[in-house]
RNA sequence: GCUCUGUUAGUCUAGAGGCCAAGGACACUGCCCUUUCACGGCGGUAACCCGGGUUCGAAUCCCGGACAGAGCG
Numbered sequence: 001g002c003u004c005u006g007u008u009a010g011u012c013u014a015g016a017g018g019c020c021a022a023g024g025a026c027a028c029u030g031c032c033c034u035u036u037c038a039c040g041g042c043g044g045u046a047a048c049c050c051g052g053g054u055u056c057g058a059a060u061c062c063c064g065g066a067c068a069g070a071g072c073g
Stems, first nucleotide, its partner, number of pairs: 001072007010026004018056001028044005049065005
């Protein structure tokens, strides 16, 4: 330098154009339970890497950038 893949809460992860103002687990947190802690039950907070395009509508499709990984030279 070229090609390919990936980027979603503090961490891991689902999502395949509308049913999602994004779901789950752990973590954090409120209440209940318990003499207390732990366990358990019911809630709560918190995320789509950035810019542009396509579309009535984009986390999702396209282009560019950034970062990470793999391969080739």